[in-house]
């Protein structure tokens, strides 16, 4: 100089992750609600409770007129397991209970390096986008062959460092750098 382990600390991938606040299109001439006309007994996932022949449903026609949740722009924020997802477990939420479903957090739990198309399913008003599974390509990182440049001490030679092209392959508990302990030569 190098090498091995545990911690700390800065990055780096890129249409790169998420959050928030405006504002905009869509959502939709839809949904609540009124009226009329026909239907004529049910209206909910279950049960309770309630409404209903002074008309439940369900169609039509007029009237009347939203909002979420997603989606773009911009502008901040937090950031690189950024995060997304199953799985259980608590919590709150709507309407009384359970289910469903939304939200939140917790877990030495699984699975994803990442973006984008393509297919199939699903959630969605929807052809937008979301999520999960599959495909074949890119792309970033390290390892390993293969060729190839460069590289200090005169020249070569061989080895070692480092950089590029090409091929295979893992996987972020990863990869570059530094620091500091240990250990160990």
């Nucleotide at each position: 100089a190098g090498g091995u382990g545990a911690g700390g600390u800065a990055g780096a991938g890129g249409c790169g992750c998420g959050g928030u606040a405006u504002c905009u299109a869509a959502g939709a001439g839809u949904a609540a609600c009124c009226u009329u006309u026909u239907u004529g007994a049910g209206c909910u996932g279950g049960g309770a409770a309630g409404c209903u022949a002074u008309g439940a449903u369900a169609a039509a026609a007029g009237g009347g007129g939203a909002a979420a949740g997603g989606a773009g722009a911009u502008a901040u924020c937090g950031c690189c397991g950024a995060a997304g997802u199953c799985c259980g477990g608590u919590a709150a939420g709507c309407a009384c209970c359970c289910a469903u479903c939304u939200u939140a957090c917790c877990g030495a739990g699984g699975c994803u390096g990442g973006g984008a198309c393509u297919g199939c399913a699903u959630c969605g008003a929807a052809c937008a986008g979301g999520u999960g599974c599959a495909g074949g390509a890119c792309u970033g990182u390290c390892a390993c062959c293969a060729g190839g440049g460069a590289u200090a001490g005169a020249u070569c030679c061989c080895g070692g460092u480092u950089c590029c092209u090409g091929g295979u392959g893992g996987a972020g508990c990863g990869c570059u750098a530094u620091c500091u302990c240990a250990c160990g030569g």